RNA sequence: GCGCUGUUAGCUCAGUUGGUUAGAGUAUCACCUUGACAUGGUGGGGGUCGUAGAUUCGAAUUCUACACAGCGCA
Numbered sequence: 001g002c003g004c005u006g007u008u009a010g011c012u013c014a015g016u017u018g019g020u021u022a023g024a025g026u027a028u029c030a031c032c033u034u035g036a037c038a039u040g041g042u043g044g045g046g047g048u049c050g051u052a053g054a055u056u057c058g059a060a061u062u063c064u065a066c067a068c069a070g071c072g073c074a
Stems, first nucleotide, its partner, number of pairs: 001073007010026004019057001028044005050066005
């Protein structure tokens, strides 16, 4: 330098053929339970879907460029 894969909550990850409000586990906070703790239960908060554009009535999803990480080729 070229090619491929990935980037979504603090962490690990789903997200189907573009269409209702972006989800799960875990963590965290509050409450219930206990004499107290642990476990368990209920609920809450937490997101520029890597960045910037394009296409579309509508984009996490399609296209382009760039950034970062990994793998391969030279």
Transfer RNA from Schwartzia sp. (in: firmicutes), 74 nucleotides, folded computationally. Model confidence (mean pLDDT): 80 of 100. Lineage of the source: Bacteria > Bacillati > Negativicutes > Selenomonadaceae > Schwartzia.